[in-house]
RNA sequence: AGACGGCCGGAUGGCCGCCUUCCGGCUUGCCGGGGGGAGGAAAGUCCGGGCUCCACAGAGACACGGUGCCGGGUAACGCCCGGCGGGGGCGACCCCAGGGAAAGUGCCACAGAGAGCAGACCGCCCGCUCCGGCUUCGGCCCUGGCGGGUAAGGGUGAAAGGGUGCGGUAAGAGCGCACCGCGCCCCCGGCAACGGGGGCGGCAAGGCAAACCCCACCGGGAGCAAGACCAAAUAGGGGCGGCAAGUGGCAUGUCUUCGGGCCGCCGCCCGGGUCGGUCGCGCGAGGCAUCCGGUGACGGAUGUCCCAGAUGAAUGGCCAUCCCCUGCGCAAGCAGGGACAAAACCCGGCUUACAGGCCGUCU
Numbered sequence: 001a002g003a004c005g006g007c008c009g010g011a012u013g014g015c016c017g018c019c020u021u022c023c024g025g026c027u028u029g030c031c032g033g034g035g036g037g038a039g040g041a042a043a044g045u046c047c048g049g050g051c052u053c054c055a056c057a058g059a060g061a062c063a064c065g066g067u068g069c070c071g072g073g074u075a076a077c078g079c080c081c082g083g084c085g086g087g088g089g090c091g092a093c094c095c096c097a098g099g100g101a102a103a104g105u106g107c108c109a110c111a112g113a114g115a116g117c118a119g120a121c122c123g124c125c126c127g128c129u130c131c132g133g134c135u136u137c138g139g140c141c142c143u144g145g146c147g148g149g150u151a152a153g154g155g156u157g158a159a160a161g162g163g164u165g166c167g168g169u170a171a172g173a174g175c176g177c178a179c180c181g182c183g184c185c186c187c188c189g190g191c192a193a194c195g196g197g198g199g200c201g202g203c204a205a206g207g208c209a210a211a212c213c214c215c216a217c218c219g220g221g222a223g224c225a226a227g228a229c230c231a232a233a234u235a236g237g238g239g240c241g242g243c244a245a246g247u248g249g250c251a252u253g254u255c256u257u258c259g260g261g262c263c264g265c266c267g268c269c270c271g272g273g274u275c276g277g278u279c280g281c282g283c284g285a286g287g288c289a290u291c292c293g294g295u296g297a298c299g300g301a302u303g304u305c306c307c308a309g310a311u312g313a314a315u316g317g318c319c320a321u322c323c324c325c326u327g328c329g330c331a332a333g334c335a336g337g338g339a340c341a342a343a344a345c346c347c348g349g350c351u352u353a354c355a356g357g358c359c360g361u362c363u
Base pairs, nucleotide, nucleotide: 001363002362003361004360005359006358007357008356010322011321012320013319014318015317016316018037019036020035021034022033023032024031025030026029039340043351044350046349047348048347049346050345051223052222053221054220064219065218066217067216068215069083070082071081072080073079084098085096086095087094088093099214100213104212105211106208107207108206121154122153123150124149125148126147127146128145129144132141133140134139162180163179164178165177166176167175181203182201183200184199185198186197187196188195189194227279228278229277230276237270238269239268240267241266242265243264248263249262250261253258286305287304288303289302290301291300292299293298323338324337325336326335327334328333
């Protein structure tokens, strides 16, 4: 100078308050006393569960969504641990949506001659030929044209149909050979991913699946404003009893006459909803210590502890001493400040924010 892992994140005391719980007292909502009172992220609400209600009450398929190397951990996970492969770094170490591209479809912009079973722009080589020059008259050189060969070299591009070298050839080319790569088969090591070795093939098979798709596995929905209970006034509903029984209205019995029913007031009772209140709601995949197993995530045993539960929503303020930071000052000291942020049903993760400080291992 750097890499990785873990921890703390102002301390102590006094005074005045707030929430909750237990005990005691009474004037029953107050008083007195004891105990407890934010976080590593309480945050984002991104995953996985517990719990509650609804649906299906068996299982499967389709659709949709998610996950994706291998093995393990866990209640479960997209999390964690240990490996494998690839990439980066001198190194400690870090990063990777890391299945399938010889099942099919699709795309490959711009540039470029050519972008998928491709391609001749420049170049290289061969043949014919034109102008000119030289000539020992056999030819040779140069400029241009035409026909053909060539994927070595240049150029374009993210990517040009394996790479390097030697041979070969008119020039070239897996055309041949060696090594590397690729594919297939066999053997060995490993639970596996995979690694090592040997043989064969002879280049055939470019990339993209965070494009469709294929394969394997997983997934019912909504959420504590879930859900359960108690329950006022007023209004409205139902039942019973009493009073009134007169006019009118309504519907019905085919119409009229007529008959019964309902529409009124008072009292009691019942049930539903609203305001409000109680529960859910704090003993839990719990914390700490020691030992054991395991490389580790983690698991097991023993002991010990009880540790926030608000709901117009408590967890605060002041003082003193000390700690840290900043500024001023020669100094004594003086002044200012204390990171990010704050429960709301709970738990396991991930991600993000975080002044400053401590410890350990390593390069």